[in-house]
Order: sequence, then C1' cells, then structure tokens
RNA sequence: UGAUAGAGGUGCAGGUUUCAAGAGUAAGGUUCUGCAAAAAAAGGCAGGGCAGCCGCAGAACCGGAAAGGGGAAACUGCCGAAGAGAUUUCUGUCAGCCCGGGACAGGAUUUCUGGGGUGCGGGAGAAGAUGCCGCACACUGUCACUGGAUGGUGGAGCGCUAUCA
Repeated sequence: UGAUAGAGGUGCAGGUUUCAAGAGUAAGGUUCUGCAAAAAAAGGCAGGGCAGCCGCAGAACCGGAAAGGGGAAACUGCCGAAGAGAUUUCUGUCAGCCCGGGACAGGAUUUCUGGGGUGCGGGAGAAGAUGCCGCACACUGUCACUGGAUGGUGGAGCGCUAUCA
C1' cells in the first nucleotide's frame, strides 16, 4: 500500500403479514336555500392553449373509502449500515392532446453526520404517533495524548481491530 474478515447495540435499512389511526373524513346520492341561468355568454375541470364535459355556494340527511406516515412479530440485507443538504441539458411518472412549468421517484457529482438516548426549538404530518434538521446534556464504542491509580483531555468512520500479500 492492497485484499479479506470483524466490532460498537434500545445498532441501521427493506419488503411481507397484522393492528391502530387516518375517519364517520373525502368521493358519490337526495332535499332545501341563495346566485347564475331559455340560445349565446360568464364560470369551473392542475399554469396556458385546443378539444370535450359540467352550473356555483351553503345547510341537513344517506353513504362511505384510500394513500403517505406509524406500532408489533418474524424474515432479508447490512455496520456510511443509513440519514440530510446542494447541483444535475440524466431517467421515468402525473389530466384526452400540445407547450412550458410544477410535483414525486430513481440515478450521478459533491458536502456534513461514529452510535443510540433525553430535553428544547423548527419543520413535515390528521395527530399527544413518528421521521428529519439544529442546539444542549450526559451515556457508549474507537483511536491519540496524558496520569501511580480511580481517571482526564482531544479527534473523527476516507476511522478502528485482526489476518494475509
């Protein structure tokens, strides 16, 4: 220097099953009220255009979901596991068509974070769930330095340990 194998522990992630919640919410239907309304027009259907279709708003009743996110169990893959930010003339998806844009997912480049916990704040979310971000606190693993010892100080995973060449 390279390769292989490992360790941290309330360790990380994935999909399957199941449960709670979402929620008696949304869609849909009926009635009433108000506005518009004969054709046209106006208005609406994702930003614009075309085409096509459709009234708008409120109240009551009937009706009745789902997704994202979450808990548990076992399984699978693992220890930059994983997560987050930025960039991207990359790929794919989203209304009947077109344009551009937006959103989402994946990829690439790059930056940060050793790990989990508690508290506070922010933000996402239906949410006292849970994730993410920031700060603080102690705990824990690892290496370096230091100390007679119980210990102390500091660094970061592109690290550390072991084996082989």